[in-house]
RNA sequence: GACAGGCAAUCUGGAGAGCGCUGGAAUUUCUAGCCACCGAAGGGGCACACAGAUCAAUCUGUAAAUCUCUCAGGUAAAAGGGACAGAGGGGCGUAGG
Numbered sequence: 001g002a003c004a005g006g007c008a009a010u011c012u013g014g015a016g017a018g019c020g021c022u023g024g025a026a027u028u029u030c031u032a033g034c035c036a037c038c039g040a041a042g043g044g045g046c047a048c049a050c051a052g053a054u055c056a057a058u059c060u061g062u063a064a065a066u067c068u069c070u071c072a073g074g075u076a077a078a079a080g081g082g083a084c085a086g087a088g089g090g091g092c093g094u095a096g097g
Stems, first nucleotide, its partner, number of pairs: 006092002010087004018035001020034006036075003042071001043069003049062005
């Protein structure tokens, strides 16, 4: 001096499920309650395996997801959100070399 992976940002793509009912209000909408649904923001849970304790059985801890739960969020179109993927070679920035 430069730099893989990584992080955040920018651009692009990006699913699912109710135009539900009843009230209130500041009435293209918001809000409260009720019922029915969705999973791909976030969040919770778990396996193999590893480690420790134990004669052993077993117990404890760590332990993933697009699995699962649906707390949260969401359920006409539009808008918005959106895991994940791609792009550029810009920002931050680490190990090794």
Predicted 3D model of a 97-nucleotide RNA (Glycine riboswitch aptamer) from Nitrosomonas sp.
The sequence was found by an Rfam model in a public genome assembly.
NCBI's taxonomy places the organism under Bacteria, Pseudomonadota, Nitrosomonadales, Nitrosomonadaceae, Nitrosomonas.
The prediction has a mean pLDDT of 78.
Its Rfam family is "Glycine riboswitch aptamer". About the family: This family represents the bacterial glycine riboswitch.